[in-house]
Context: one part of a larger RNA
RNA sequence: UGACGGGGGCCCGCACAAGCGGUGGAGCAUGUGGUUUAAUUCGACGCAACGCGAAGAACCUUACCAAGGCUUGACAUGGUAUUGAAGGGUAUAGAGAUAUACCGGUCCUUCGGGACAAUACACACAGGUGGUGCAUGGUUGUCGUCAGCUCGUGUCGUGAGAUGUUGGGUUAAGUCCCGCAACGAGCGCAACCCUUACGUCCAGUUGCCAGCGAGUGAAGUCGGGCAACACUGGAGGGACUGCCGUGGACAACACGGAGGAAGGCGGGGAUGAGGUCAAAUCAUCAUGCCCCUUAUGUCUUGGGCUACACACGUGCUACAAUGGCGCCAACAGCGUGAAGCAAGAUAGCGAUAUGGAGCGAAACACGAAAAGGCGCCUCAGUUCGGAUUGCAGGCUGCAACCCGCCUGCAUGAAGUUGGAAUCGCUAGUAAUCGCGGAUCAGCAUGCCGCGGUGAAUACGUUCCCGGGCC
Numbered sequence: 001u002g003a004c005g006g007g008g009g010c011c012c013g014c015a016c017a018a019g020c021g022g023u024g025g026a027g028c029a030u031g032u033g034g035u036u037u038a039a040u041u042c043g044a045c046g047c048a049a050c051g052c053g054a055a056g057a058a059c060c061u062u063a064c065c066a067a068g069g070c071u072u073g074a075c076a077u078g079g080u081a082u083u084g085a086a087g088g089g090u091a092u093a094g095a096g097a098u099a100u101a102c103c104g105g106u107c108c109u110u111c112g113g114g115a116c117a118a119u120a121c122a123c124a125c126a127g128g129u130g131g132u133g134c135a136u137g138g139u140u141g142u143c144g145u146c147a148g149c150u151c152g153u154g155u156c157g158u159g160a161g162a163u164g165u166u167g168g169g170u171u172a173a174g175u176c177c178c179g180c181a182a183c184g185a186g187c188g189c190a191a192c193c194c195u196u197a198c199g200u201c202c203a204g205u206u207g208c209c210a211g212c213g214a215g216u217g218a219a220g221u222c223g224g225g226c227a228a229c230a231c232u233g234g235a236g237g238g239a240c241u242g243c244c245g246u247g248g249a250c251a252a253c254a255c256g257g258a259g260g261a262a263g264g265c266g267g268g269g270a271u272g273a274g275g276u277c278a279a280a281u282c283a284u285c286a287u288g289c290c291c292c293u294u295a296u297g298u299c300u301u302g303g304g305c306u307a308c309a310c311a312c313g314u315g316c317u318a319c320a321a322u323g324g325c326g327c328c329a330a331c332a333g334c335g336u337g338a339a340g341c342a343a344g345a346u347a348g349c350g351a352u353a354u355g356g357a358g359c360g361a362a363a364c365a366c367g368a369a370a371a372g373g374c375g376c377c378u379c380a381g382u383u384c385g386g387a388u389u390g391c392a393g394g395c396u397g398c399a400a401c402c403c404g405c406c407u408g409c410a411u412g413a414a415g416u417u418g419g420a421a422u423c424g425c426u427a428g429u430a431a432u433c434g435c436g437g438a439u440c441a442g443c444a445u446g447c448c449g450c451g452g453u454g455a456a457u458a459c460g461u462u463c464c465c466g467g468g469c470c
Base pairs, nucleotide, nucleotide: 008470009469010468011467012466013465015461016460019425020424021423022422023421026317027316028315029314030313031312032311033310034308035307042053043052064303065302066301067300068299069298070297073125077124078123079121080120081119082118083117084116088103089102090101091100092099093098107114108113127292128291130290131289132288136286137285138281139280140279141277143275148187149186150185151184152183153182154163155162156161167178168177169176193269194268195267196266198237200235201234202233203232204231207226208225209224212223213222214221240263243257244256245255246254247253319418323377324376325375326374327373328372335366336365337364340359341358345354346353347352384415389410390409391408392407393406394405395404431453432452433451434450435449436448437447
């Protein structure tokens, strides 16, 4: 000077408390440990590993295992020689890689050759998801969007260093005010950026329909209109403690009020100082050193990553009547679509199929559910719950045995609200309901977004956890 203390003081945070809903019990999904295995590839391990890398393991991916092959190699540059465009197709053998045969194909040219490719030979080399994240770059997590971290000059101290940055108030904030041997400054805070909430102006199609006309079984359907509304998207306005009152030190500021769509940071996002954890990553990539070189490289077929006595994490579905089922019938937003989205129609109980209008999309399509109305069920392992299994089908794909998703019929398990313990959330939030997207041939209870319905509670800071200042 720091760090630490079951030392003190002050102050924050869903930290506790007050509430609401969960997890921990059940079934299943998924990740991990363990075990097993020829292999179950590798990494991640308190918070900050465990629906994590993986935004999608049937083959591929794939790094693992078995078997079969190759050795200048699947890929790059260079030499010599030979041949020929390259690619492609067929047949045979084979699990295939591959091998053989045939078909087919034949660039430019000054005819010397050149370009490109294949093969052979020899060597430089290629190659390595092999090791080391404790040799590294880059990137990332975390404390933490916490309010801190520093510098110049001056002053003080022999010096390390201190002061400034402490103190009195105040703030979300080292935010601001006042004071002070300090005076200033930088990185952070805030603001500038995006979005959302309200007017105004401009614009008016693919959007809209108030008035006028036409028109229909119905319909912005048509003329027309948009200086109507809504919406779209550009400009600009608006909020600044600006105004009033009270408190305060006449300050900063706090509280109340007016006006206002919005009030004291209006809501949300992006934005992460100096550092900490030899934190994570050599398997994104790059890279030093070490190691392999007829193999630790490379190609292929099949298998595995999907195993299963068990243990843990994260989720989904439930245990029901604020519910389940049937019928009727409304209302979104973000988005996506050409090797695509696909309407109406037809077939099918259905998944789906046939066919295909329209749409490169404010134009067409994907396309809502909970809620609401009517009826049934009457507290039961049930008209709850849907696991599991059988049969029959559909879809994608070369191929669904290992190992995909979906549908119908049948089957109908555990489960009657969950011990100790533990998690999230302060408002359009929790809870609940569906919708979209990335990845993707197919596969979503995960992830990232979107809107619909829409609460309860906060006395307070003694205690638990984390953090800041003295």
The part of an RNA shown here (small-subunit ribosomal RNA, 3' major domain) has 470 nucleotides and comes from an uncultured bacterium. Its mean pLDDT, the model's own confidence on a scale to 100, is 85. Rfam family: Bacterial small subunit ribosomal RNA. Its family is annotated with structural constituent of ribosome and ribosome in the Gene Ontology. The RNAcentral record of the full RNA draws on ENA.